This is a predicted structure of a 544-nucleotide part of an RNA (small-subunit ribosomal RNA, 5' domain) from a metagenome. The RNAcentral record of the full RNA draws on SILVA. Its Rfam family is "Bacterial small subunit ribosomal RNA". Its family is annotated with ribosome and structural constituent of ribosome in the Gene Ontology.
[in-house]
Context: one part of a larger RNA
RNA sequence: GAACGAACGCUGGCGGCGUGCCUAACACAUGCAAGUCGUACGAGAAACACGUCCUUCGGGAUGUGGAGUAAAGUGGCGCACGGGUGAGUAACACGUGGGUAACCCGCCCCCGGGUUGGGGAUAACUGGCCGAAAGGCCCGCUAAUACCGGAUAAGACCACAGGAGCUUCGGCUCCAGUGGCUAAAGUCGGCCUCUCGAAGAAGCUGGCGCCUGGGGAAGGGCUCGCGGACCAUUAGCUUGUUGGUAGGGUAAUGGCCUACCAAGGCUGAGAUGGUUAGCUGGUCUGAGAGGAUGAUCAGCCACACUGGAACUGAGACACGGUCCAGACUCCUACGGGAGGCAGCAGUGAGGAAUAUUGCGCAAUGGGGGAAACCCUGACGCAGCAACGCCGCGUGGGUGAAGAAGGCUCUCGGGUUGUAAAGCCCUGUCAGGUGGGAAGAACCCUCCACAGACGAAUAAUCUGUGGAUCUGACGGUACCACCAGGAAGCACCGGCUAACUCCGUGCCAGCAGCCGCGGUAAGACGGAGGGUGCAAGCGUUGUUC
Numbered sequence: 001g002a003a004c005g006a007a008c009g010c011u012g013g014c015g016g017c018g019u020g021c022c023u024a025a026c027a028c029a030u031g032c033a034a035g036u037c038g039u040a041c042g043a044g045a046a047a048c049a050c051g052u053c054c055u056u057c058g059g060g061a062u063g064u065g066g067a068g069u070a071a072a073g074u075g076g077c078g079c080a081c082g083g084g085u086g087a088g089u090a091a092c093a094c095g096u097g098g099g100u101a102a103c104c105c106g107c108c109c110c111c112g113g114g115u116u117g118g119g120g121a122u123a124a125c126u127g128g129c130c131g132a133a134a135g136g137c138c139c140g141c142u143a144a145u146a147c148c149g150g151a152u153a154a155g156a157c158c159a160c161a162g163g164a165g166c167u168u169c170g171g172c173u174c175c176a177g178u179g180g181c182u183a184a185a186g187u188c189g190g191c192c193u194c195u196c197g198a199a200g201a202a203g204c205u206g207g208c209g210c211c212u213g214g215g216g217a218a219g220g221g222c223u224c225g226c227g228g229a230c231c232a233u234u235a236g237c238u239u240g241u242u243g244g245u246a247g248g249g250u251a252a253u254g255g256c257c258u259a260c261c262a263a264g265g266c267u268g269a270g271a272u273g274g275u276u277a278g279c280u281g282g283u284c285u286g287a288g289a290g291g292a293u294g295a296u297c298a299g300c301c302a303c304a305c306u307g308g309a310a311c312u313g314a315g316a317c318a319c320g321g322u323c324c325a326g327a328c329u330c331c332u333a334c335g336g337g338a339g340g341c342a343g344c345a346g347u348g349a350g351g352a353a354u355a356u357u358g359c360g361c362a363a364u365g366g367g368g369g370a371a372a373c374c375c376u377g378a379c380g381c382a383g384c385a386a387c388g389c390c391g392c393g394u395g396g397g398u399g400a401a402g403a404a405g406g407c408u409c410u411c412g413g414g415u416u417g418u419a420a421a422g423c424c425c426u427g428u429c430a431g432g433u434g435g436g437a438a439g440a441a442c443c444c445u446c447c448a449c450a451g452a453c454g455a456a457u458a459a460u461c462u463g464u465g466g467a468u469c470u471g472a473c474g475g476u477a478c479c480a481c482c483a484g485g486a487a488g489c490a491c492c493g494g495c496u497a498a499c500u501c502c503g504u505g506c507c508a509g510c511a512g513c514c515g516c517g518g519u520a521a522g523a524c525g526g527a528g529g530g531u532g533c534a535a536g537c538g539u540u541g542u543u544c
Stems, first nucleotide, its partner, number of pairs: 001544004006540005013392006019385002021350001026348003030345003035077003040074002048065007084303003094227007103220002108216008116150001118148002125140001127138004157180004162175005186208006229275003236266003241263008278300004282293004305326005328339004356382001358381003364378001365376004395425004405416004429485001431482005439473001445467008488533005493514003499528005509516002
C1' cells in the first nucleotide's frame, strides 16, 4: 500500500447492487418448512337454511339443500429432490485423467409385442371392551390399478450344441436351433351401422394407464494412475493381516464375509502413530514466481440430539421415517408415554460481534394431478444494519467598506477571507401534491382454420390466429410542479502533507519507531490556523 463475512470510538443526508452467528455440531417456547390424486377404490358427515309433523313452547322427529362437499380410510406417485451445517474425515474424501469384457438405472424419449380367465381377504364402517393419555384388543360387513393362484408368451432368463466378429484369452457381441421357465389392471370420453337390444350392454374407437423386450438420455455404484498439511523430540507396523481354493453375499468386482491351505504384506522415496483440516472451481495479495485462504455463488463429500441397526423402495441404512441403547427436556391418574430448528423466522446462552416470530406463490423452479388446481420459509420480494462496493447531494455565479467577531502582533499590521452578508440563478436528493409502469409468458375457457386417428361432419389430439383472465413487490420505479432539511473524522517533531499562542513544569500526559515533558514544549492539554480523507474518518485484529 492492498484486502476483510469484521469489531470498537466519534460522526451520519439519499439511492442502486450485494453481504450479514467466523464463537456453543450449545439448549430450544411458538408458528410454518411435503404433499397430492375422487379420471384407482369402498364408504361418507355437520353447522346452517327452508318445508312438514309433534310439543311440556325448552325443544324433538323427518324431508330437501348444504353435498357426494369436509374430515378420515385402502391404493398410487412423491417424501432419497429442494433447504441447512462442517462435527467427523489426511481418505480413492476431493481434483484431474482412465477402466467397468465386474454393474444398476423409477419418472422421461424412440422402436417392437401383449393387456386373458378366476379366487380369497382387509382397512374404513357397525357392535363390544381395555387405558389418565399415547394407543390397543375382539366379533361382524365390504371395494379396488391392494393381494394370490391359473392361461398365453418372446430375440428376456437357464441348459445343450453350431457359425461369424472382437478380446485384457477370463470372456464379450451378433446370427440361428432344441428343451425348460417367467407377465399384466384397469379407468375416463365418443359412436352405437351390423349382433343383443332400445337406458344402455357387448362391440368399435380415442386419451391416460398396466406387462414384457430392445435402444437412448440423464443419473449413480465400483475400480485404477497422478496431485495437494505438519511432527522422526513418532521407526518399526500387521493375524482377516498378505495371497490362494471353495462357498455365501451384492446390481456388481473384491477378505466384503465364512471354512480350509500357504506365510505372507507395508516401511527411511517415511510405514505405524500423533496433531491439525471438509476438498475443489475460486478469493485476497503480488510485476510475476509465489504466499495466504476456502464466507457469499457453483461442483463433490460427510453429518442430522449421541451410538448402533435394519425395513420399505428404482434409489436411503433415510434432517422434519422405524427399531434398540444412552444423555437431556416435557406430560402422567405413577401403571406408562412424548420430543429432537446443523429448514425459515424467533428465544435463551456463549461472544468484541451478525437481522423480521414480515408479504406472496405474480415470476422461475420442484412434487402430485388428464386438467382445473393444490402444496412449496426453494424462490421472488419487502424489513433491519454505512457491513462492503458504486453513484449522487449538502448548492452555482457575483460580491472588498477586505464588515463584525475570533486568533495573533514588533501595535503599523497580519490572518480567518470571496469566506459571510447582499444581489442574480439552478432545482439533483429528502419531503409534499398529481399522474403512473415493465416484469404477463402461459394454463384454462370460447371462436375460426388446417391436420392426425377413425366408418364418422362424433370424441380425442396437434398446430396457427384471435378474444377473455392472472402482480406479492406497490401506488414502488419513473414523470411533472413546489421548496433550503443534509459534514464530519483523524492528523500537523522526523519518517509524513500540515504552526503559532496559552496552560502545565520528568507532573499531568503522549508514543507505530526514533523519542517528547525537569519554566518561553511546533511532540502533553486547550484555542486559533492549517493538512489529508470525506458520509465517512480513525483505532484494533488478520493475510499478502